[in-house]
Molecule: transfer RNA
Organism: marine eukaryotic metagenome
């Protein structure tokens, strides 16, 4: 000094937290994948503070480089 977010990889300029993979369900095939539709899934690493409102600002503790 960086980093830390769904099961993995990563977005989010203080104002409902999304993507692609993966998983699940359906369609499709004789079956598998492979496409096509849809569904679920996160107390944003803890804990405080600032604010109307914090993933985003600050303190600090943690874990890794």
């Nucleotide at each position: 000094u960086g980093u830390g977010u769904g099961g993995c990889u990563c977005a989010a300029u203080g104002g409902u937290a999304g993507a692609g993979c993966a998983a699940c369900u359906g369609c499709c095939u004789u079956g598998u994948a492979a496409g096509c539709a849809g569904u679920a899934g996160a107390u944003u690493g803890g804990g405080g503070g600032u604010u109307c409102g914090a993933u985003u600002c600050c303190c600090u503790c943690c874990a890794c480089a």